[in-house]
RNA sequence: GCGCCCUUAGCUCAGCGGAUAGAGUGCCCGGCUACGAACCGGUAGGUCAGAGGUUCAAAUCCUCUAGGGCGCG
Numbered sequence: 001g002c003g004c005c006c007u008u009a010g011c012u013c014a015g016c017g018g019a020u021a022g023a024g025u026g027c028c029c030g031g032c033u034a035c036g037a038a039c040c041g042g043u044a045g046g047u048c049a050g051a052g053g054u055u056c057a058a059a060u061c062c063u064c065u066a067g068g069g070c071g072c073g
Stems, first nucleotide, its partner, number of pairs: 001072007010025004018056001028042004049065005
């Protein structure tokens, strides 16, 4: 230098053009308990890496940029 892949909640990830963007785990609150752990219930937490474009509608498609990974030279 070229090609491919990844980037969504604190963390691990799902979501494959139309739902209020979700799960597990963690944090916090409550239940249970003599007190904890475990278990059960609940709350909060997101510019979907950034910008532009396509579309009636974009986390999802296209382009560029940034970061990370793999391969080739």
The RNA shown here (transfer RNA) has 73 nucleotides and comes from an uncultured Eubacteriales bacterium. The sequence was found in a public genome assembly. The coordinates come from a structure-prediction model, not an experiment, and the mean pLDDT is 82. Its Rfam family is "tRNA". From the family's description: Transfer RNA (tRNA) molecules are approximately 80 nucleotides in length.